[in-house]
Context: one part of a larger RNA
RNA sequence: AGACGGGGGCUCGCACAAGCGGUGGAUCAUGUGGUUUAAUUCGACGAUAAACGAAGAACCUUACCAGGGUUUGAAACCCAAAUGAACUCCAUAGGAAACUUUGGGGGUCUCACAAGGACAUUUGGGCAGGUGAUGCAUGGCUGUCGUCAGUUCGUGGUUUGAAUUGUUCCCUUAAGUGGGGUAACGAACGCAACCCUCAUUCUGAGUUAUAUGUGUCUCAGAAGACUGCCUCGGUAUACGGGGAGGAAGGAGAGGAUGACGCCAAGUCAGCAUGUCCCUUUGACAUCCUGGGCUACACACAUGAUACAAUGGCCGGUACAAUGGGUUGCCAAACCGUAAGGUGGAGCUAAUCCCAUAAAACCGAUCCCAGUUCGGAUUGAGGUCUGAAACUCGACCUCAUGAAGCCGGAAUCGCUAGUAAACGCGCAUCAGCCACGGCGCGUUGAAUACGUUCUCGGGUUUUGUACA
Numbered sequence: 001a002g003a004c005g006g007g008g009g010c011u012c013g014c015a016c017a018a019g020c021g022g023u024g025g026a027u028c029a030u031g032u033g034g035u036u037u038a039a040u041u042c043g044a045c046g047a048u049a050a051a052c053g054a055a056g057a058a059c060c061u062u063a064c065c066a067g068g069g070u071u072u073g074a075a076a077c078c079c080a081a082a083u084g085a086a087c088u089c090c091a092u093a094g095g096a097a098a099c100u101u102u103g104g105g106g107g108u109c110u111c112a113c114a115a116g117g118a119c120a121u122u123u124g125g126g127c128a129g130g131u132g133a134u135g136c137a138u139g140g141c142u143g144u145c146g147u148c149a150g151u152u153c154g155u156g157g158u159u160u161g162a163a164u165u166g167u168u169c170c171c172u173u174a175a176g177u178g179g180g181g182u183a184a185c186g187a188a189c190g191c192a193a194c195c196c197u198c199a200u201u202c203u204g205a206g207u208u209a210u211a212u213g214u215g216u217c218u219c220a221g222a223a224g225a226c227u228g229c230c231u232c233g234g235u236a237u238a239c240g241g242g243g244a245g246g247a248a249g250g251a252g253a254g255g256a257u258g259a260c261g262c263c264a265a266g267u268c269a270g271c272a273u274g275u276c277c278c279u280u281u282g283a284c285a286u287c288c289u290g291g292g293c294u295a296c297a298c299a300c301a302u303g304a305u306a307c308a309a310u311g312g313c314c315g316g317u318a319c320a321a322u323g324g325g326u327u328g329c330c331a332a333a334c335c336g337u338a339a340g341g342u343g344g345a346g347c348u349a350a351u352c353c354c355a356u357a358a359a360a361c362c363g364a365u366c367c368c369a370g371u372u373c374g375g376a377u378u379g380a381g382g383u384c385u386g387a388a389a390c391u392c393g394a395c396c397u398c399a400u401g402a403a404g405c406c407g408g409a410a411u412c413g414c415u416a417g418u419a420a421a422c423g424c425g426c427a428u429c430a431g432c433c434a435c436g437g438c439g440c441g442u443u444g445a446a447u448a449c450g451u452u453c454u455c456g457g458g459u460u461u462u463g464u465a466c467a
Base pairs, nucleotide, nucleotide: 002466003464004463005462007461008460009459010458011457012456013455015451016450019414020413021412022411023410026305027304028303029302030301031300032299033298034296035295042053043052064291065290066289067288068287069286070285073127077126078125079124080123081122082121083120084119087106088105089104090103091102093100094099109117110116129278130277132276133275134274138272139271140267141266142265143263145261150189151188152187153186154185155184156165157164158163169180170179171178195255196254197253198252200223201222202221203220204219205218206217226249229243230242231241232240233239307407311366312365314363315362316361323354324353325352328347329346333342334341335340373404378399379398380397381396382395383394384393420443421442422441423440424439425438426437
């Protein structure tokens, strides 16, 4: 100099408090531990693992297991030789397939021909290959403290020295933000600003919408907010309180942006990479079939749905935004109770389609019950995707109708267009175990006295037998 203290001072944060809604109890979904298993592939483990890698495990994926094959190999480059242009089609026997055996056809590059060349197959050789180990050998990337306000340097000063000063002090700020003071004066990385989106107005352009006008709207550009004005406080300043005008007011709201470093934090399985290991007759490589990753006395985590009347069910009626679409989105019409099928218009999209938003509102019904709540589970019949839904898909219809009457100790999120509630879209994707993730709009609150306490951070001071 640090670190630590159930030491002190100051200060901040949905940290507490004040509120609203949850989790913990039930059922189911998903992940994890454990157990089981031939295998249940691997990694991640307080905060900072556990709807995490995985934006999609029936085969594939796939790394695991069983069995069957291959050994210059599934893919790559080079050399030599042989054969044939390349390439392509069919049959035969064995087989679960991979593959192996045998046979036949089409085709005939450059070039007059040969040689040579290019390309391919086979053989031999150099070599490949490894999701094998080590994240405590590494790069790169990432989490976390934390969008916290800190971390340093040059010269000068102080000190025997390690070091210190600057960066402390006063006021102030979201901020080491700014002002004042000052043995310091300057500077760098952070802060802020510059970037993007949204809110207002104007200008220009207009495919689309509309019958036109128009300019809702879309795109592009510009303006606008700066404590600029008034007032009070303050030290004259920085700044703070209030007001006017204004679409917006003191950082307008949100995003991107993450300093020096900490945890030998995470990742050798995304990729790259050092070293070690396996591999010339059957491997830790590689191909295939089937199985497994979906098991189930149990425990944990994250969610979905509920327990009802601010509700359920039935009928009617209204209002969005983000997005996606040619191997695609799929209209009208018809068939089917429905999932869906037939159909084929339009659309490479502001033009057509996905696509009826739902909660809300109006009317009718139920009358407090394990119910017209709740929907698990199970039976039967179907639809769709796909070679293929047994292990192991989703959806529809009929029947069945479990637990559950608001959840112990404990614990989580949120300060405004937020919480809560409601639906819609997208990625991945043949299909989908999505109740997940990422976005979008609709309806739209309550509360904050305050900083004693809990947790975490910053700063300063103090103690220490730590280093």
This is a predicted structure of a 467-nucleotide part of an RNA (small-subunit ribosomal RNA, 3' major domain) from a Patescibacteria group bacterium.
It was read from a public genome assembly.
It matches the Rfam family "Bacterial small subunit ribosomal RNA". Its family is annotated with ribosome and structural constituent of ribosome in the Gene Ontology.